[in-house]
The RNA shown here (transfer RNA) has 72 nucleotides and comes from a Candidatus Parcubacteria bacterium.

RNA sequence: GGCCUCUUCGUCUAGUGGCUAGGACGCAUGGUUCUCAUCCAUGUAACACGGGUUCGAUUCCCGUAGGGGCUA
Numbered sequence: 001g002g003c004c005u006c007u008u009c010g011u012c013u014a015g016u017g018g019c020u021a022g023g024a025c026g027c028a029u030g031g032u033u034c035u036c037a038u039c040c041a042u043g044u045a046a047c048a049c050g051g052g053u054u055c056g057a058u059u060c061c062c063g064u065a066g067g068g069g070c071u072a
Stems, first nucleotide, its partner, number of pairs: 001071007010025004018055001026044006048064005
C1' cells in the first nucleotide's frame, strides 16, 4: 500500500429500516438493618465523525478517524 472486520450509557453487551435504544455491573437516592454488607424499589447516562439513499437510518451506501486481522 491492498483487502476484510469492529466502533452503542462510566464498563461489558443486545438491537440489521419505524424501539420511550433494552439488559448486567457501576453510581445516586430511598426502604430494610443498631451499623456495614446483602437484598428490594426508583433514578442516572449511549448509537465515533461527515455526507448520501429513504416518507423514515443505530441499522443500508460512500468517505474520514481510531482499534484488530490477512497479505505484499
Rfam family: tRNA. By type it is a transfer RNA. About the family: Transfer RNA (tRNA) molecules are approximately 80 nucleotides in length. The prediction has a mean pLDDT of 82. The sequence was found in a public genome assembly. Taxonomically the source falls in Candidatus Parcubacteria (Bacteria, Bacteria candidate phyla).